The prediction has a mean pLDDT of 85.
A computed fold for a 263-nucleotide part of an RNA from a Thermoguttaceae bacterium, annotated as large-subunit ribosomal RNA, domain VI.
The full RNA is in RNAcentral, with records from ENA.
Taxonomically the source falls in Thermoguttaceae (Bacteria, Planctomycetota, Planctomycetia, Pirellulales).
Context: one part of a larger RNA
RNA sequence: CGCACGAAAUUUGCGGAGGUAUCUCUUUAGUACGAAAGGACUUAGAGGUAGGUAGCUCUGGUGUUCCAGUUGUCAGGCCACUGGCACGGCUGGGUAUCUAACUACCGAUCGGAUAAGCGCUGAAAGCAUCUAAGCGCGAAGCCAUCUCCAAGAUAAGAUUUCGUAGAAUAUUUUCGAGAGUCCCCUGGGAGACGACCAGGUUGAUAGGCCGGACGUGUAAGGAUAGUGAUAUAUUUAGCGAACCGGUACUAACGGACGAAAGU
Numbered sequence: 001c002g003c004a005c006g007a008a009a010u011u012u013g014c015g016g017a018g019g020u021a022u023c024u025c026u027u028u029a030g031u032a033c034g035a036a037a038g039g040a041c042u043u044a045g046a047g048g049u050a051g052g053u054a055g056c057u058c059u060g061g062u063g064u065u066c067c068a069g070u071u072g073u074c075a076g077g078c079c080a081c082u083g084g085c086a087c088g089g090c091u092g093g094g095u096a097u098c099u100a101a102c103u104a105c106c107g108a109u110c111g112g113a114u115a116a117g118c119g120c121u122g123a124a125a126g127c128a129u130c131u132a133a134g135c136g137c138g139a140a141g142c143c144a145u146c147u148c149c150a151a152g153a154u155a156a157g158a159u160u161u162c163g164u165a166g167a168a169u170a171u172u173u174u175c176g177a178g179a180g181u182c183c184c185c186u187g188g189g190a191g192a193c194g195a196c197c198a199g200g201u202u203g204a205u206a207g208g209c210c211g212g213a214c215g216u217g218u219a220a221g222g223a224u225a226g227u228g229a230u231a232u233a234u235u236u237a238g239c240g241a242a243c244c245g246g247u248a249c250u251a252a253c254g255g256a257c258g259a260a261a262g263u
Stems, first nucleotide, its partner, number of pairs: 001152001005163007015149004021049006033038001051106005059100003066093005071086006111143002117137004166175003180257004184200005205251003208247005214240003221234001223232003
């Protein structure tokens, strides 16, 4: 831009893409077969491997924005307590997130038409013959079944809902309302950027604050015990990132577009 009024939502599916793996064990059965050694076809069942999809409840990893311990040195006048630098100084843990080695699920089944092949009936050709007419069975393959995309499928489909107040005029222009949309703004389990999604005061979108979860592991201060290093109680403390809930305290200001051609 188109889909011949403008929008919002829900859809049908022309068509396209993906998917189709394999092993072991048990049973049939130590049976068939075989002199023995050995050792099945087949049937039924179970569990894996690799792959795929989704996820983070569990198990772990990560977690340089969280907590603790600790070495050297420098600084805050000193003690104490903190801070800087040394690979995040080193070490022990670790929320959210992301993630696999973790967790869950998947390949199926049932149909249709067939290939090779196997057939029925059956002439040409009194017989015979699956074939000439006719009718069947038959594959991991084909068409569907399953998942995803999909009306630019220009033959542009379908359904539902909403909307096209007014005024002034030089009579064809102007102002303006309007379903809704966009810019803009607050952000995100969305993201290269666009896009998508949640919101924009009739508001919990982000920050802050409050409470909780969870992490670390019992802060500082003064007290007590000890010559002291240190220990004990106050204290399952203190501190805390991304998590969950609540709460308008802060920031979501502001601006634009927008509907009847043609016959």